[in-house]
Context: one part of a larger RNA
RNA sequence: CUCUCUCUAAGGAACUCGGCAAACUGGCCCCGUAACUUCGGAAGAAGGGGCGCCCUCUUAACAGGAGGGCCGCAGUGACCAGGCUCUGGCGACUGUUUAUCAAAAACACAGGUCUCCGCAAAGUCGUAAGACAAUAUAUGGGGGCUGACGCCUGCCCAGUGCCGGAAGGUUAAGGAAGUUGGUUAUCUUUUUGAAAGAAAAGCUGACGACCGAAGCCCCGGUGAACGGCGGUCGUAACUAUAACGAUCGACACGUAGCAAAAUUCAUUGUCAGGUAAGUUCUGACCUGCACGAAAGGCGUAACGAUCAGAGCGCUGUCUCGGAGAGAGACUCG
Numbered sequence: 001c002u003c004u005c006u007c008u009a010a011g012g013a014a015c016u017c018g019g020c021a022a023a024c025u026g027g028c029c030c031c032g033u034a035a036c037u038u039c040g041g042a043a044g045a046a047g048g049g050g051c052g053c054c055c056u057c058u059u060a061a062c063a064g065g066a067g068g069g070c071c072g073c074a075g076u077g078a079c080c081a082g083g084c085u086c087u088g089g090c091g092a093c094u095g096u097u098u099a100u101c102a103a104a105a106a107c108a109c110a111g112g113u114c115u116c117c118g119c120a121a122a123g124u125c126g127u128a129a130g131a132c133a134a135u136a137u138a139u140g141g142g143g144g145c146u147g148a149c150g151c152c153u154g155c156c157c158a159g160u161g162c163c164g165g166a167a168g169g170u171u172a173a174g175g176a177a178g179u180u181g182g183u184u185a186u187c188u189u190u191u192u193g194a195a196a197g198a199a200a201a202g203c204u205g206a207c208g209a210c211c212g213a214a215g216c217c218c219c220g221g222u223g224a225a226c227g228g229c230g231g232u233c234g235u236a237a238c239u240a241u242a243a244c245g246a247u248c249g250a251c252a253c254g255u256a257g258c259a260a261a262a263u264u265c266a267u268u269g270u271c272a273g274g275u276a277a278g279u280u281c282u283g284a285c286c287u288g289c290a291c292g293a294a295a296g297g298c299g300u301a302a303c304g305a306u307c308a309g310a311g312c313g314c315u316g317u318c319u320c321g322g323a324g325a326g327a328g329a330c331u332c333g
Base pairs, nucleotide, nucleotide: 001328002327003326004325005324006323007322008321010319011318014317019314027051028050029049030048031047036041038148052070053069054068055067056066057065058064071075083312084311085310086309087308088307089306090304091303095107096106111146112145113144114143115142116141117140123132124131125130149299150298151297152296154229155228156227159226160225161222162221163220164219165218168217169216170215174211175210178207179206180205181204182203183202186198187197188196189195230248231247232246233245234244257291258288269285270284271283272282273281
C1' cells in the first nucleotide's frame, strides 16, 4: 500500500450525477393510528409504553394476574431481528423478459372492441396422405388493436384498404360466321413430251365479326379499418386582445380533456411554493417548434428490488483524518 472488518472528538450529506456505501430501525405484548379509498384497504401507518432476577398472594401450575423488593450504563442485555414520512411521473395489480452489461415505463394480463369461421369450419403445418384446431361447435375457435376500474372516446369515406352492388364500359383462355394462303384429284392452254394456268374435297397456316367470367373502371357503405383533422387580412371609445367580418384552399378543418409534459426547439419560458442560494421538483399560465381521444384521452385506491423531488432520523459519504484486528503484498532471514 491492497482486501475484509471494528471503533472514532466536534459537525451531520457540507460527499456525490445521485445518501452509492455504511449507519439508524429491528423481536414479542399492550395502547394508539391520518389523508385518501374500488370500503377490501391504506396499516406493522405514524407515535408511545412494557420486557431481568427474588419474595408474597391468587392458582392445578414453574402460565397469567396483583403487591413488595434487588442489581447494572444497559433485562428481546449475545445471536437473531422493518428506517420512517410527504409529493409527483409511468405501469392498474400477482406475473414474464435480454442464460453471459438492460428487470423496466418493455411483454403478459383480466376486461373492452373490431373482424373471420355453420363444422368436411375459419386458421396453421405438410408435395401429398394426413395432422392440429377439437373427441370442441358461435356462452365455441382463429386473427388485429387496446389493456383493471371510473368519466369518456369528437369531425372527415376525397385517397388507400375492406364489404356490398350489378346497369353500362373494358376484358383472357376457349368457341366461332366469314375472309384468305399452301398442297392436290381433276380440268384448260400449247405441236407430243416438258412447261404454264385454273382448281373441288381432305389436310394445313394466317386473319377474324360475334359469344365469353372474375378483376378493373363504375355505384354505395365502412374509422375501436390504413390514415387525416388549415392559411392570410381586418375589426371594440387608452392600449392590448379579438366574441365579429372578409378571403384563399380543403374530404374534414383538432371536439372533450390535458399541456414547457417520458412530448417545449427557443428555454434555466413567466408567475407562485419550497431553499440563505433551486438548469431539478411541485402548483399554475398557454405563445402545444412538434398533446389529443382504443398506435386510446383524462383521472384513479392498492401495488413496484421502478424513476424524480422533499422532510425527519441516522451515520467516516464528507470537513479530515486517526487508531486497531485478520489476510495479502513488500523487506530481511

Annotation:
Model confidence (mean pLDDT): 87 of 100. This is a predicted structure of a 333-nucleotide part of an RNA (large-subunit ribosomal RNA, domain IV) from Borodinellopsis texensis. Taxonomically the source falls in Borodinellopsis (Eukaryota, Chlorophyceae, Chlamydomonadales, Chlorococcaceae).